A computed fold for a 71-nucleotide RNA from Amanita thiersii, annotated as transfer RNA. Its Rfam family is "tRNA".

[in-house]
RNA sequence: ACGAGUAUAGUUAAGAGGUAUAAUUCCUACCUUCCAAGUAGGAGUCAUCAGUUCGAUUCUGAUUACUCGUA
Repeated sequence: ACGAGUAUAGUUAAGAGGUAUAAUUCCUACCUUCCAAGUAGGAGUCAUCAGUUCGAUUCUGAUUACUCGUA
């Protein structure tokens, strides 16, 4: 320099046009003499900017970060 891939909650992942999910973490309550474990409830997320569409996490383009390959 060229090509390919990845980016979703604090963490690990699902979701491939129509309410954004699970586990874990965190908070509250119950339970317990206390802690742990357990039960119930709650909080928190689509890398950035544009385009297409009635509607974009999803499709398209660019940018950024990371990974891999070729020279």